The prediction has a mean pLDDT of 80.
A computed fold for a 74-nucleotide RNA from uncultured Silvanigrella sp., annotated as transfer RNA.
[in-house]
RNA sequence: GCCCCAGUAGCUCAGUUGGCCAGAGCAGCUGAUUUGUAAUCAGCUGGUCGGGGGUUCAAAUCCCUCCUGGGGCU
Numbered sequence: 001g002c003c004c005c006a007g008u009a010g011c012u013c014a015g016u017u018g019g020c021c022a023g024a025g026c027a028g029c030u031g032a033u034u035u036g037u038a039a040u041c042a043g044c045u046g047g048u049c050g051g052g053g054g055u056u057c058a059a060a061u062c063c064c065u066c067c068u069g070g071g072g073c074u
Base pairs, nucleotide, nucleotide: 001073002072003071004070005069006068007067010026011025012024013023019057028044029043030042031041032040050066051065052064053063054062
């Protein structure tokens, strides 16, 4: 230098033939239960979907560019 993959909640990830409120598990908080803790159950909080631009009535999703991480080739 070229090619490929990944980037979504504090963590691990799903969601990618454009439209259903952006979701799950873990973690955190509150409550129930318990003599108390753990476990369990119920509820709640938490997101510039890596940055910017474009297309579109509408973008996590399509296009361009940049950044970060991983892998490969020379």